[in-house]
This record gives sequence, C1' cells and structure tokens, in this order.
RNA sequence: CAAGUAGGCCAGGCGAUCGCGGGCCGGUGCGCCGGUUCGAGGAAAGUCCGAGCUCCACAGAGCACAGUGCUGGGUAAUACCCAGGCGGGGCGACCCGACGGAAAGUGCCACAGAAAACAACCGCCAGAGGUCCUGCCUCUGGUCAGGGUGAAAAGGUGGUGUAAGAGACCACCGGCAGACGCGGCGACGCGCCUGGCCAGGCAAACCCCACUGGGAGCAAGGCCAAGCAUGGAGGGCCAGCCGAAAGGCUGGCAGGGCUGCUCGCCCCCUUCUCCGGGUAGGCCGCUAGAGGUUGCGGGCAACCGCAGCCCCAGAGAGAUGGUCGCCACCCGCCGACGGGUCGGCGGGGACAGAACUCGGCUUAUCGGCUUGCUUGGGCC
Repeated sequence: CAAGUAGGCCAGGCGAUCGCGGGCCGGUGCGCCGGUUCGAGGAAAGUCCGAGCUCCACAGAGCACAGUGCUGGGUAAUACCCAGGCGGGGCGACCCGACGGAAAGUGCCACAGAAAACAACCGCCAGAGGUCCUGCCUCUGGUCAGGGUGAAAAGGUGGUGUAAGAGACCACCGGCAGACGCGGCGACGCGCCUGGCCAGGCAAACCCCACUGGGAGCAAGGCCAAGCAUGGAGGGCCAGCCGAAAGGCUGGCAGGGCUGCUCGCCCCCUUCUCCGGGUAGGCCGCUAGAGGUUGCGGGCAACCGCAGCCCCAGAGAGAUGGUCGCCACCCGCCGACGGGUCGGCGGGGACAGAACUCGGCUUAUCGGCUUGCUUGGGCC
C1' cells in the first nucleotide's frame, strides 16, 4: 500500500428568526399573556423472547398443550451474553451450528435407478432344455467381486477360500459398544483392553427421553365523583277500612274540578331527607430507575463491588418543527499549478420517531471516525 476479518463510536456545529408541548414563577378582564427551564433514538420500530408491576385463579398429583435441549459461568430472568468442548467452512484473522435419541416403534427419502432398506438391471457361475451346435437362446438356482444410476447403494485394503462369490474366515485400518488408566469442575481429550463383524439419511416428521411453563395485560388496576335514571331506609301528603279515642292496616303520590264521556279551560302538585352501586368528568398508577457517568478494586471475559458526581420527555389520539446565513463533511463537473493540493459551479445528508418501565434479539439506516488482528506486495 492492497485485500480481508472482528469490534467500538458519531448520526453535523454555531447564530438569527417564526412556531409547538411539560414544569416553575409573575400578571390577569380567567379567555389567556410574559419570563425561565426542560423537551426522542441507536434503533423510540417488529412485538419475537425474558422480567418488574397490577388484577384474576390456585389442596396435591397427573394428562393434554407449548417451549427448551453440549459444558461451566454471568444475570432479576432469558431462547440473551461471556469463556470453553465437539462438528463443519476458510491459506489465515475468523465464521457457522435447536449440538439429547435413527441399536423402541411409525412414516418419508424428488429425479435417475433393478432396488432408497425384506437390494439381482447388466455382468459372473452352476444345472437342465432347445437349436441353424467353437456360438446363441430359454428356464431354474447361486452370487453384491465388477459395471451402471444417484446427494446417498449395505465398512476399506490385502489375503484365504470358492463353480463363481461373499466378514464366510484371517491380518491391518476405520467406525460402534463396553470396561479400565491418566488429564480436566465439566462438556470432552489422550492411551489401552475386550467384543460381535458393521449399523444408509431425515426427529425446525410423528414420536421417545430430560427439563421448564397458571391466565390476562397500564384500555392492567386503585381513589374521588355530578346531572338523569334506578335500588334501599325514614318522613310528608291524599284516599279507603277498622276503632269511642289514641292509633293501626292497605293503596297511591299525580291528579282534581267545570259535566256522565271527548275537546277546551281553571286549580293544585311537579313529594322531602339520607344511604348504596354505577356513568360523564377528575386524580393516582406515571417515571429516581435491575438509572446514567467518572475513578478505584476483583474477574481471561460476560459481569460484579465500593466511592464521588448527575437528574435525563412525560400525555390527553399524542409537542420535540420550519426558513435563512456562515463553517465543517461527502459526491460530480470545470480550471490552475508547486502533482495532490487549491479555487469556482452544481448537488447531497439516511433510517425513523417515545406513550407503564426495563434486559435482550431481529430488522431498517446517507455517510464518517477509530482500535485489535490476518494474508499478500513494496521500501528502509
């Protein structure tokens, strides 16, 4: 210098001006006005995991359903993170892995192929038969050594053996199962012995094994509470009945009169007090928190502990924006020279946007800065 790999950070700055929302202070004619202060993100997003918080449910156990699935650690917790093991990929830095069980059962394995798991298509071998008889054909049987198909074909190499063959048998190798020794907290690694000769793949197919899981969500939920209607208690008024009276019981609370009915007109009452639940509306929940940041200490790390400092939107269908100027950055074109700098002109700045709060994951994103490491080349 080029190519790559793993992280971390920023998400333009300053000024002017017009606006918006919350808090506090002051004024007010109660409609607002003025001042001051604060006012989005790395993902506020998807709502995919995990929690806090709230209400409901709950004797215990089991079934069903769902999720998770190597080990150790971190954490409030996780399917997240860190460190490691194993497997796979890359020259390498490094990356990827739902990574228990296919020797319990069921199912599936495109195309090709005889066959995708009860393997005879060609070939090889034996026997019988036929015939146009050095050959060919047919039938019966044996055979996975060879060919061919496929992503995948029933361990590999060599030998013994045989009609031809075959773990049928033998040696070595590979793999599997079991026991032992050593190292490691462990996953596992290394070594050694024995065994039967050997077992296709798929479980983000059913399934089996182990472990975990109650439901709903801030429109959760709690408090205050009009008007109107309604429920209850007491009182009041009217009518009827009983009673000598005091009073009791029943019914009604809108009707009564002129006139028996309809219209019209007139009179009186629009019953009173208290309590209850609920609606409108208001308040709380609501943002000081598993909080941020600096230093020190522990740990390989994730992370943890201690000390100092800081307060950082709160909400109600929802404020956080627009314009201009200068500077910085990026891109394109043109020009100049001192050859990588300068000048001019034009263009660009993304994704997006809180609404109960956190921890993760995933997805979107114009550009820029920076650190560790790898591979290749050049120069000193």
Molecule: Bacterial RNase P class A
Organism: Chloroflexota bacterium